[in-house]
Context: one part of a larger RNA
RNA sequence: UUGGGCGUAAAGGGUGCGCAGGCGGCUUGGCAAGUCUGCUGUUAAAUGGUUGAGCUCAACUCAAUCAUGCGGUGGAAACUAUCAAGCUAGAAUCAACGAAGGGAUGCCGGAAUUCCAGGUGUAGGGGUGAAAUCUGUAGAUAUCUGGAAGAACACCAAUGGCGAAGGCAGGCAUCUGGCGACUGAUUGACGCUGAGGCACGAAGGUGCGGGGAGCAAACAGGUUUAGAUAUCCUGGUAGUCCGCACAGUAAACGAUGUGCACUAGGUGGCGGGUAGCAGUACUCGGUACCGAAGCAAACGCAUUAAGUGCACCGCCUGGGGAGUAUGCUCGCAAGGGUGAAACUC
Numbered sequence: 001u002u003g004g005g006c007g008u009a010a011a012g013g014g015u016g017c018g019c020a021g022g023c024g025g026c027u028u029g030g031c032a033a034g035u036c037u038g039c040u041g042u043u044a045a046a047u048g049g050u051u052g053a054g055c056u057c058a059a060c061u062c063a064a065u066c067a068u069g070c071g072g073u074g075g076a077a078a079c080u081a082u083c084a085a086g087c088u089a090g091a092a093u094c095a096a097c098g099a100a101g102g103g104a105u106g107c108c109g110g111a112a113u114u115c116c117a118g119g120u121g122u123a124g125g126g127g128u129g130a131a132a133u134c135u136g137u138a139g140a141u142a143u144c145u146g147g148a149a150g151a152a153c154a155c156c157a158a159u160g161g162c163g164a165a166g167g168c169a170g171g172c173a174u175c176u177g178g179c180g181a182c183u184g185a186u187u188g189a190c191g192c193u194g195a196g197g198c199a200c201g202a203a204g205g206u207g208c209g210g211g212g213a214g215c216a217a218a219c220a221g222g223u224u225u226a227g228a229u230a231u232c233c234u235g236g237u238a239g240u241c242c243g244c245a246c247a248g249u250a251a252a253c254g255a256u257g258u259g260c261a262c263u264a265g266g267u268g269g270c271g272g273g274u275a276g277c278a279g280u281a282c283u284c285g286g287u288a289c290c291g292a293a294g295c296a297a298a299c300g301c302a303u304u305a306a307g308u309g310c311a312c313c314g315c316c317u318g319g320g321g322a323g324u325a326u327g328c329u330c331g332c333a334a335g336g337g338u339g340a341a342a343c344u345c
Base pairs, nucleotide, nucleotide: 004316005315006314007299008298012313014200015199016198017197021193022192023191025087026086027085028084029083030082033080034079035076036075037074038073039072040071041070042069048066049065050064051063052062053061054060090190091187092186093185094184095183097180098179102176103175104174105173106172107171108170109153113149114148115147116146117145118144119143120142124135125134161168162167205246206245207244208243209242210241214240215239219235220234221233222232257312258311259310260309261308262307265290266289267288268287270285271284272283273282274281275280294301295300318345319344320343327338328337329336330335
């Protein structure tokens, strides 16, 4: 609960697509459902509102009149709906042009690491605050040559770019998605939002099959310490990687839903366009900083709004109990979604 809110106090759904629904540009004509209006029927009495009257007042009582609702009938036509015809400013398509770590698949590359084989070479190496476990005369560490494997791509690199979000970075090829301004043509409101629904969704996790260099939960040993289930060190298995399937959560953050319109400027990057020989000026899209009005509890936000408005969706209503219990539902499981109350302060 006809109220106020959601950057940080409780509160924006992780993100998109989209059925229903809600809302929707300009012009002309029709209609008259909504809307406005005249008349009328009904709306029992009491009650209620207004006016007046009667008990000395009031309560109380009486009279008149009215309200709203539902129906009938006549009219109005601005707005909404609807029908018809049209328009181009919203939206979209095409042509020509442009930028990019957007996505998928395949192939290739160099540095580093570990391991294997061989050469040189000799007593240490490694590690730490200091040590020890560990490793080495069965020849290590170091260095050189050759080989194997897996994973990640230094510099470029940036408040820089792309993507709806998660996210995306060595190079090349193929397939593929989105975006942007200018100009021209075309369609002619085809739009915005979106409960359910569907799809995507980091890390970690799960199933099956591969792979396994480095790193590394668990685990083992060594140290530290009063203790040391930690820190630090030496090892090390899942995992990290690939394919297929599941899971569906994050401080999934800009802690800021999406779209449109309007409201001083200045500065710097990114990608374009126009004019100019050029310095430059103007302009469009994106990105970042500073600031006007305004907003804000303050911090701060400020044309990328947290300003001013409109449309639609989601969400909040004291702390704990608790994102628990229960039911339902999804999942192989782990667990996810939905989601209380008693009690207590």